Model confidence (mean pLDDT): 82 of 100. The RNA shown here (transfer RNA) has 74 nucleotides and comes from an Anaerolineae bacterium. It matches the Rfam family "tRNA". It is annotated as a transfer RNA. The sequence was found in a public genome assembly.
């Protein structure tokens, strides 16, 4: 250059065109002499920009980063 695949709380990872979940972590609370473990609860997220649509995180497109592959120069 060219082609292909990601991007979703701190951090890993599912998901769907109709209220976005689960691990691990942070908080709080039972329990406990304390604490560890355990139970319960909380708080926190769909990269950005435009279309489509009654409604897009999901489709379409454009960019931006990251990862594959080929191919040019050195």
């Nucleotide at each position: 250059a060219g082609g292909g695949g990601a991007a979703u709380g701190g951090u890993g990872u599912a998901g769907u065109g109709g209220u976005a979940g689960c691990g691990c972590g942070a908080c709080g609370c039972u329990c406990u002499c304390c604490a560890a473990a355990a139970g319960c609860g909380u708080a926190g997220g769909c990269c950005a920009g435009g279309g489509u649509u009654c409604g897009a995180u999901u489709c379409c497109u454009u960019g931006u980063u990251c990862c594959c592959c080929u191919g040019c120069c050195a």